[in-house]
RNA sequence: AAUUAAGUGAAGCUGAAUCUGAGGUACAAAGCCUCAGAACGGGGGAAACGUCACGUGGGGUGAAUCGCAGGAUAUUGCGUAGGGCAUACACCUUUUGCCCGAAUCCGUCAACUAACCUCGUAAGCAGGAAAGGUGGUCAAA
Numbered sequence: 001a002a003u004u005a006a007g008u009g010a011a012g013c014u015g016a017a018u019c020u021g022a023g024g025u026a027c028a029a030a031g032c033c034u035c036a037g038a039a040c041g042g043g044g045g046a047a048a049c050g051u052c053a054c055g056u057g058g059g060g061u062g063a064a065u066c067g068c069a070g071g072a073u074a075u076u077g078c079g080u081a082g083g084g085c086a087u088a089c090a091c092c093u094u095u096u097g098c099c100c101g102a103a104u105c106c107g108u109c110a111a112c113u114a115a116c117c118u119c120g121u122a123a124g125c126a127g128g129a130a131a132g133g134u135g136g137u138c139a140a141a
Base pairs, nucleotide, nucleotide: 012125013124014123018038019037020036021035022034023033024032025031039121040120041119042118043117044116057109058106059105060104061103066079067078068077069076082100083099084098085097086096089135090134091133092132093131094130095129
């Protein structure tokens, strides 16, 4: 000097998955657990209206649907509806580049849906291009 691994702090990304208070655990802090509240997100659930579908069952969360090829009926490959990141104050548009395009739950059952009922607040990460516009903040005068 380079590379790799671990830990800590700040700021950041996907996602609803964050904040506050009290208590417990812990040497302290952080973290974790419980309870309550706020906030964000999901499900169930009338009437009216309208639209269909169905036993080859149907439905939910999610961007994650569909097609072609291959085939040992296995792994897989190429596309695609759709989605994300990159100018680190935020948002919008265009261009460019890089990615995802999964997984899982309910259990014969649910359209929408006021009142009402109910559930979740996880998990996992490192990309750092350009222009235009709108709105803020700071500094200076």